[in-house]
Order: sequence, then C1' cells, then structure tokens
RNA sequence: UGGGUGAAACGGCACGUCGGCUGUGAGGCCGAUUCGCAAAGCCACGGGUCCGACGCCACUGCGGUGGCCGACGGCAGCCGGGCUACCAAA
Repeated sequence: UGGGUGAAACGGCACGUCGGCUGUGAGGCCGAUUCGCAAAGCCACGGGUCCGACGCCACUGCGGUGGCCGACGGCAGCCGGGCUACCAAA
C1' cells in the first nucleotide's frame, strides 16, 4: 500500500407510521418520526415477488361480476450478480 475482517470514532441511510403531491395500480417524490442496516450507495443481468393492459372462459338483471393467461411497469430494505466507497483496533 492492497485485500479479508469489523472493536472504536466521525457521520450516513431510513422499514413502518403520519401528512402532502402524483400514478389505473404496484409504487414513486417531499416533510416529520425512526425498525433496522458496514454497503439499507448505484445498476433490473439471473431468480423471486407485486401491479396489470389486451385476450380467453363462465355467469349476467346486458350495467357488469368472477376466474385464467399476462404485455408494459414496479420492488435494489427478497436473494444472487456487477460497479463504487468513509474510518481504522485486534
């Protein structure tokens, strides 16, 4: 010096909840609070999961209702993967 690991310190993020805005929706953004997180920083590449157009089936009082499939889309705080990164004891 680099890597692994993670005691300490400076800090960081913000599940959920509440309020506002926005979207068909999953969700997203902002503010307050804070469950937790050493990558809970970034990226939808793989898996998973959520929403759900079109279509199909059944019922129908013909207005619709329920089911199936599932494009587009979402979740990085579900897992894996990729990239980057503060501090430093043993």